[in-house]
RNA sequence: UUUCCGAAAAGGUAAACCCCGGGUAACCGGGAGACACAAAGCCACGGAUCCUAUUACAAAUGUUCGGGAUAGCCGGGUUGCCGAA
Numbered sequence: 001u002u003u004c005c006g007a008a009a010a011g012g013u014a015a016a017c018c019c020c021g022g023g024u025a026a027c028c029g030g031g032a033g034a035c036a037c038a039a040a041g042c043c044a045c046g047g048a049u050c051c052u053a054u055u056a057c058a059a060a061u062g063u064u065c066g067g068g069a070u071a072g073c074c075g076g077g078u079u080g081c082c083g084a085a
Stems, first nucleotide, its partner, number of pairs: 005083002012037002018031005035072001041078003045075003048070005056063002
């Protein structure tokens, strides 16, 4: 120095609920809040889950065409603070 690992220290992020705004919606942004998190930093590549205004068929709450969302669902990629055993 790097990898594994996660004691300590310094910090960090921010679930649910509530308010405001955007969106048909899932959900997202801001405020407050704090369940948790050693990558709960970032990326939709693979799987999974969720939504669907639009297209088509039905006319039924459905199927389909496409589109969108979730990184705090899992895997993967990538960057990174500290340094005990």
This is a predicted structure of an 85-nucleotide RNA (c-di-GMP-I riboswitch aptamer) from Nitrospiraceae bacterium UBA2194. Taxonomically the source falls in Nitrospiraceae (Bacteria, Nitrospirota, Nitrospiria, Nitrospirales). It was read from a public genome assembly, where an Rfam model found it.